[in-house]
RNA sequence: UGUACUCACCCGGGGAGCUCGGGAACGCCGAGCUGAGAGGGUGGCCGGUGCGCACCGCGCAGACGCCGCCGACCCGUGGAACCUGACCUGGGUCAUACCAGCGGAGGAAGCGUGGACCAUCCCCAGG
Numbered sequence: 001u002g003u004a005c006u007c008a009c010c011c012g013g014g015g016a017g018c019u020c021g022g023g024a025a026c027g028c029c030g031a032g033c034u035g036a037g038a039g040g041g042u043g044g045c046c047g048g049u050g051c052g053c054a055c056c057g058c059g060c061a062g063a064c065g066c067c068g069c070c071g072a073c074c075c076g077u078g079g080a081a082c083c084u085g086a087c088c089u090g091g092g093u094c095a096u097a098c099c100a101g102c103g104g105a106g107g108a109a110g111c112g113u114g115g116a117c118c119a120u121c122c123c124c125a126g127g
Base pairs, nucleotide, nucleotide: 001119002118006115007114008113009112010110011076012075013074014073017033018032019031020030021029022028026047040070041069042068043067044066045065049061050060051059052058053057082107083106084105088101089100090099091098
């Protein structure tokens, strides 16, 4: 000086589907499938449904349905994390991005800092 892999720190990107049963209730509860991960905590907001009332509007009851914050997990350019194409194509399943294709496609967040290891070069000293 470089460095694939690896470690630490800082910063950043991203997703959370499907089925069955219960229930008035999709967004609740329980169980199951794939997966690294299928929402653990918290602030705010909205419908649907049921009930009540002094009834054309209010109140109560279930909160990832929406917008944030924290956490878990994955990923950061040698980038299939993730998004688009896509209500795509084939297979399979009770069902689903479940499997494969599409995919040498188009996008996508650090060529971050430091250490260790390894390699190379230079200088000095001794023999």
Molecule: TPP riboswitch aptamer (THI element)
Organism: Acidimicrobiia bacterium UBA6912